The RNA shown here (Bacterial RNase P class A) has 383 nucleotides and comes from a bacterium. Model confidence (mean pLDDT): 76 of 100. It matches the Rfam family "Bacterial RNase P class A". Rfam's curators write: Ribonuclease P (RNase P) is a ubiquitous endoribonuclease, found in archaea, bacteria and eukarya as well as chloroplasts and mitochondria.

């Protein structure tokens, strides 16, 4: 100086001012009402103070708080997740780690338990993808018209394919094969180290052909359902002479099966299920939280722990917008200075991307414009 490779910041702004907006409260007028000089009222009007969207508020993909299924459970089926460890309220999140991949390296990436429990599937090509086998081939033997051709051996070289019966070498053979040996692979043992996944080391067997479980299963470990349109109260309305089941009955624990429990047993029941029809209202729920921030401490680190401080939307006819103005940042002029870069005045244009709650909190995934910063890897020049 170029090219990567990771981690954060930040959401192209800030400040004032006038005029509009939603919300808590306080002031004050004015109405109604009541227990009457005082209260009441999500009743009308003016006005003050404080507050008023995102890093994803988006997907709705997990996990959970909270509500309900009255009340205690139990298996089963179903569904998740799948390498160790640690952290969380929990997660399939996150943090360290093993192991295997890609890369020169920083650093990234894995749907990462079992193939010696069974089952199943490997297309086409190929001789042959499992009860292996022999297309070319190579050797030995016996034949010959010298062109081959029979019998026997072999799977070391070629082919074919993702993948062909463990690699590589050297011995030995009639060629040749773990036939033998030496390494490495793989089984199995024992020993070190390590909370573990694994990692070293060592004897020891020629060694069960290989792949594939995001193929069925097998094995550990988690799991009740439905969900703020949950639900709880208040108010106001209305159509059932309506059909069916109904006593070894119904229903409830929202797949079944056990259990347990309610209700009810002669009926026009309880209760279920079908048709029909009536409620378009209002309040809660509803923000103070597994909560922000700021500093020690502990931890490699996610995170945990103490001290301190702060209250940061609650709409529903669904709120935060507009107008100058200064400053900032962006873009490109002009002049001076400096000579790769910079510094400075000047005065012109712009304010941009993805995009906006609606119980709430950790997550992940997706989409996003211009700036800004740290660590780190390679290359190349100079000193």
């Nucleotide at each position: 100086a170029g090219a990567a490779g990771u981690c954060g910041g930040g959401g192209a702004g800030a400040c004032a001012a006038u005029c509009g907006c939603g919300u808590c409260u306080c002031u004050u007028c004015c109405a109604a009402c009541c227990u009457c000089a005082g209260g009441u009222u999500c009743g009308g009007g003016a006005g003050g103070u404080a507050c008023g969207a995102g890093g994803a508020a988006a997907g709705u993909c997990c996990g959970a708080g909270c509500u309900c299924c009255a009340c205690a459970g139990g298996g089963c089926a179903g569904g998740g997740u799948g390498c160790u460890g640690g952290u969380u309220a929990a997660c399939g999140g996150c943090c360290a780690g093993g192991g295997g991949g890609a890369g020169c390296g920083a650093u990234c990436c894995c749907a990462c338990g079992g193939a010696a429990a069974g089952u199943g599937c490997c297309a086409c090509a190929g001789a042959a993808a499992a009860u292996a086998u022999a297309c070319c081939g190579c050797c030995a033997c016996g034949g010959u018209u010298c062109g081959c051709c029979g019998u026997g051996g072999u799977a070391a070289g070629g082919g074919u394919g993702a993948a062909a019966u463990g690699g590589u070498g050297a011995g030995g053979u009639a060629a040749g094969a773990g036939c033998u040996c030496a390494c490495c692979g793989c089984g199995c043992c024992u020993c070190c180290g390590g909370c573990g996944a694994c990692g070293g080391a060592g004897g020891u067997g020629g060694c069960a052909g290989g792949g594939u479980a995001a193929a069925c299963c097998c094995c550990a470990c988690c799991u009740g359902g439905a969900g703020c349109a949950a639900g709880a109260c208040c108010g106001a309305a209305u159509a059932g002479a309506g059909g069916a089941g109904g006593a070894u009955g119904a229903g409830g624990c929202u797949g079944c099966c056990c259990g347990c429990c309610u209700c009810g047993c002669c009926a026009u029941c309880a209760c279920u299920c079908c048709c029909g029809g009536g409620u378009a209202g209002g309040u809660c729920g509803c923000u103070c939280g597994a909560g922000g921030c700021u500093g020690c401490c502990g931890g490699c680190a996610a995170c945990g722990g103490c001290a301190g401080u702060c209250c940061c939307a609650g709409a529903u006819a669904c709120a935060u917008g507009a107008u100058u103005g200064u400053c900032g940042c962006c873009c490109g002029g002009c002049c001076g200075g400096a000579u790769u870069u910079c510094c400075g005045g000047c005065g012109g244009g712009g304010u941009a991307a993805c995009a906006g709650g609606a119980c709430u909190c950790g997550g992940c995934u997706u989409a996003c414009g211009a700036c800004c910063g740290g660590c780190u890897u390679c290359u190349c020049a100079c000193g």